[in-house]
RNA sequence: CGGGACGUGGCUCAGCCUGGUAGAGCACAUGCUUCGGGAGCAUGGGGUCGGAGGUUCAAAUCCUCUCGUCCCGA
Repeated sequence: CGGGACGUGGCUCAGCCUGGUAGAGCACAUGCUUCGGGAGCAUGGGGUCGGAGGUUCAAAUCCUCUCGUCCCGA
């Protein structure tokens, strides 16, 4: 320098191809249960999707630029 993959609650990830209410598990909080803890059950809080711009009635999703991590090539 060229090419590719990934980036989404605290963590691990789905959703992207085919635009239409941002989700799951774990974790966390409260309650029930227990002598207490753990496990189990119920309820709840937390992200507007790495950043910027564009297209669109509408963007995590499409387009452009850019940042970070990793891989391949030179």
The prediction has a mean pLDDT of 82.
Predicted 3D model of a 74-nucleotide RNA (transfer RNA) from Desulfurivibrio alkaliphilus AHT 2.
It matches the Rfam family "tRNA". About the family: Transfer RNA (tRNA) molecules are approximately 80 nucleotides in length.
NCBI's taxonomy places the organism under Bacteria, Desulfobulbales, Desulfobulbaceae, Desulfurivibrio, Desulfurivibrio alkaliphilus.